[in-house]
RNA sequence: GGGGAACUAGCUCAAAUGGUAGAGCGGGCGCUUCGCAUGCGUCAGGUACCGGGAUCAAUGCCCGGGUUCUCCA
Numbered sequence: 001g002g003g004g005a006a007c008u009a010g011c012u013c014a015a016a017u018g019g020u021a022g023a024g025c026g027g028g029c030g031c032u033u034c035g036c037a038u039g040c041g042u043c044a045g046g047u048a049c050c051g052g053g054a055u056c057a058a059u060g061c062c063c064g065g066g067u068u069c070u071c072c073a
Stems, first nucleotide, its partner, number of pairs: 001072007010025004019056001027043005049065005
């Protein structure tokens, strides 16, 4: 220098033909216990990496940029 991939909750990751996003773990509260752990219930937590474009509508499409990983040189 060139090719490819990833970026979504605190962490690890999903989903949808484009129609206002979920799980597990973690956190708060309650029940259970003498107490802890486990278990059960419930709640909170998201500008979807940034900017722009097309669209009635974008996390998903198009363009540019950023970061990380990887391959080639």
A computed fold for a 73-nucleotide RNA from Zancudomyces culisetae, annotated as transfer RNA.
Lineage of the source: Eukaryota > Kickxellomycota > Kickxellomycotina > Harpellales > Zancudomyces.
Its Rfam family is "tRNA". The family's RNA type in Rfam is transfer RNA.